[in-house]
RNA sequence: AUUGAACUUAGCCAAACCCAUCGUGAGGUGGGGACGGAAAGCCACGGGUCCACAGGCGGGAUAGCCGGGUUGCCAAA
Numbered sequence: 001a002u003u004g005a006a007c008u009u010a011g012c013c014a015a016a017c018c019c020a021u022c023g024u025g026a027g028g029u030g031g032g033g034a035c036g037g038a039a040a041g042c043c044a045c046g047g048g049u050c051c052a053c054a055g056g057c058g059g060g061a062u063a064g065c066c067g068g069g070u071u072g073c074c075a076a077a
Base pairs, nucleotide, nucleotide: 004074012037013036017032018031019030020029021028022027035064041070042069043068045067046066047065048062049061050060051059
């Protein structure tokens, strides 16, 4: 460097729900919390779903829906 199912090491993230707050809304942020996760780190590129608008073009959300891209820990071989 490549591969990576298991083993091993260090730990990490964080659902639902509650409180506060932002937003028309989907939903986001902070704190508590822990269903779970081998990338539940990041990216809206493709598909799906959701919101808003609706005459049309166009906009937003979801990465913990799936695929893909990219980076990282550890380590049998």